Notes: RNAcentral holds the sequence, with entries from ENA. A computed fold for a 72-nucleotide RNA from an Elusimicrobiales bacterium, annotated as transfer RNA. NCBI's taxonomy places the organism under Bacteria, Pseudomonadati, Elusimicrobiota, Elusimicrobia, Elusimicrobiales. Its mean pLDDT, the model's own confidence on a scale to 100, is 80. Rfam family: tRNA. It is annotated as a transfer RNA. About the family: Transfer RNA (tRNA) molecules are approximately 80 nucleotides in length.

């Protein structure tokens, strides 16, 4: 330099074209508790960026970005 591969919530992992982006841990708020922990409930919280197909993109197709990987 070339080739692959990822890339969603603070963390971890689902949605493979169909309309509300699902969960489990975390964080917060209420209930139990003398007071923490356990525990029940609820509530926040996301699509790496920029185009482009499409009626309709988390998914497809191009550039870029980061990360890993292989190769001389």
């Nucleotide at each position: 330099g070339c080739c692959c591969c990822c890339a969603u919530a603070g963390c971890u992992u689902a949605a493979u074209g169909g309309a509300u982006a699902a969960a489990g841990c975390a964080a917060c708020u209420g209930c139990c508790u003398u007071c923490u922990a356990a525990g029940c409930a609820g509530u926040u919280g996301a699509u790496c960026c920029a185009g482009g197909u499409u009626c309709g993109a988390u998914u497809c197709c191009u550039a870029g970005u980061g990360g890993g990987g292989g190769u001389a």